A computed fold for a 107-nucleotide RNA from an uncultured Actinomycetes bacterium, annotated as SAM riboswitch aptamer (S box leader). The sequence was found by an Rfam model in a public genome assembly.
[in-house]
RNA sequence: GUGUCAUCCAGAGCGACCGAGGGACGGGCCCGGUGAAGUCGCGGCAACCAGUGUGAUCCCCAGGAGCAAUCCUGUCGCACCAGGUGCCAAAGCCCGAACGAUGAAAG
Numbered sequence: 001g002u003g004u005c006a007u008c009c010a011g012a013g014c015g016a017c018c019g020a021g022g023g024a025c026g027g028g029c030c031c032g033g034u035g036a037a038g039u040c041g042c043g044g045c046a047a048c049c050a051g052u053g054u055g056a057u058c059c060c061c062a063g064g065a066g067c068a069a070u071c072c073u074g075u076c077g078c079a080c081c082a083g084g085u086g087c088c089a090a091a092g093c094c095c096g097a098a099c100g101a102u103g104a105a106a107g
Stems, first nucleotide, its partner, number of pairs: 002106001004104005013042005021031003025096004043088003048084002051080007062073004092099001
C1' cells in the first nucleotide's frame, strides 16, 4: 500500500525545547508569538484487541470428544483489568466526495 468488518455528536492536557504554521483534501469557518506543527517528559481518556471471571447458546452457524445424556472450543452478552494499539480545541469543526482516521482479523 490492498480488500473485508467495526467504530467515528461521549471522553481526556500540563511542562520543557523549538519557532510559523495547523485543523487530511476542495469550499467555508476556526485555532495560532497569550506560541502552530514537531520532539521529549509526565499526566489523563477510552476500551478495538489481549487477559480474568461469569451467564447464554451449543436447534439453525463452525470444529471436536462421547454409545448416549452431555461436555470442550468457537460464537454472543455482562463485569473486571489496563498488557498491545489509539486518542486528549470545536460532531471526522461544518458542507462535499469514487473522501479520511483508528482498530481487528486476512492475503